[in-house]
Molecule: transfer RNA
Organism: Saprospiraceae bacterium
Parts: sequence; C1' cells; structure tokens
RNA sequence: AGACCCAUAGUGUAAUGGUAGCACUCCGGAUUUUGAUUCCGUCAGUCUAGGUUCAAAUCCUAGUGGGUCUACCA
Repeated sequence: AGACCCAUAGUGUAAUGGUAGCACUCCGGAUUUUGAUUCCGUCAGUCUAGGUUCAAAUCCUAGUGGGUCUACCA
C1' cells in the first nucleotide's frame, strides 16, 4: 500500500428488510436463622454520518476502531 472480515446492554451471543431477544453480571424481591443455592422481577443495547425503502441491526456509500492475509522497505 492492497484485499477481506468484525463492531448489538457491564460481559457473551441471536435476530429471513417487518414489535431488538436470550444467558450471565449488577440491583430489588421471595425462600432461608444467616449465607450459598433456587425462583420472580427491574434497569440497560444495534460504532459514527449520510443514502435507499412504507419500514434498516440487516441493503448501499464514506468514516472510526479492531483483526486476518498478501505485497514493499529495512
């Protein structure tokens, strides 16, 4: 320098262009003499900016960050 891949809640991971879900953590409650376990519940998310569309996490463009490979220099 070029090509490709990835970015979703505090963490991990889903979602055929059609209500953004699950698990864990945190917090609250139930149970328990207390704690652990177990059960119930709450909070919280689509990297940024545009575009297409009735409708975008999803498609397109650019950018940012990370990763893989190739090439060049040393």